[in-house]
Transfer RNA from Pontiella sulfatireligans, 72 nucleotides, folded computationally.
The source organism's lineage runs through Bacteria, Pseudomonadati, Kiritimatiellota, Pontiellaceae and Pontiella.
The prediction has a mean pLDDT of 82.
The RNAcentral record of the sequence draws on Rfam.
Rfam family: tRNA.
């Protein structure tokens, strides 16, 4: 300089173009002589940025940014 992959919840990941979830974690509550484990219930999101496409974008199209890993 090119070329690939990745970027959604505090973490580690899901989501056929049609309402953005799940596990953990954090809250409360049940449970107990206390804790721990369990169990319900609940809180959390500018889906990296900015734009085109569409009726309708995490999804598709381009440019940035960051990160990994390749070529010279």
């Nucleotide at each position: 300089u090119c070329c690939u992959g990745c970027g959604u919840a505090g973490c580690u990941c899901a989501a056929u173009g049609g309402u953005a979830g799940a596990g953990u974690a954090g809250g409360u509550g049940a449970c107990u002589g206390u804790u721990a484990a369990u169990c319900a219930c609940u809180u959390g999101g500018u889906u990296g940025u900015a734009a085109g496409u569409u009726c309708g974008a995490g999804u598709c199209u381009u440019a940035c940014c960051g990160c990994a890993g390749g070529a010279g």